[in-house]
RNA sequence: GGGCUCGUGGUCUAGUGGUAUGAUGCGACCCUUACACGGUCGAGACUGGCGGUUCGAUUCCGCCCGAGCCCA
Numbered sequence: 001g002g003g004c005u006c007g008u009g010g011u012c013u014a015g016u017g018g019u020a021u022g023a024u025g026c027g028a029c030c031c032u033u034a035c036a037c038g039g040u041c042g043a044g045a046c047u048g049g050c051g052g053u054u055c056g057a058u059u060c061c062g063c064c065c066g067a068g069c070c071c072a
Base pairs, nucleotide, nucleotide: 001071002070003069004068005067006066007065010024011023012022018055026042027041028040029039030038048064049063050062051061052060
């Protein structure tokens, strides 16, 4: 330098055009003498950035940034 894959709550992750799912972690309450386990509830992501297409974009397209793999 070229090609491919990826970027979504603190962490991991689902989601092939219609206001983003679950786990884990966190907080409160219940349970226990207490802790753990368990149960109920809650907060937490405008989806890497800027544009484009569209009535509508996490999703499709372009560029940029970052990570990984391959080629030279």
Background
The prediction has a mean pLDDT of 84. Transfer RNA from an archaeon, 72 nucleotides, folded computationally. Its Rfam family is "tRNA". Rfam's curators write: Transfer RNA (tRNA) molecules are approximately 80 nucleotides in length. The RNAcentral record of the sequence draws on ENA.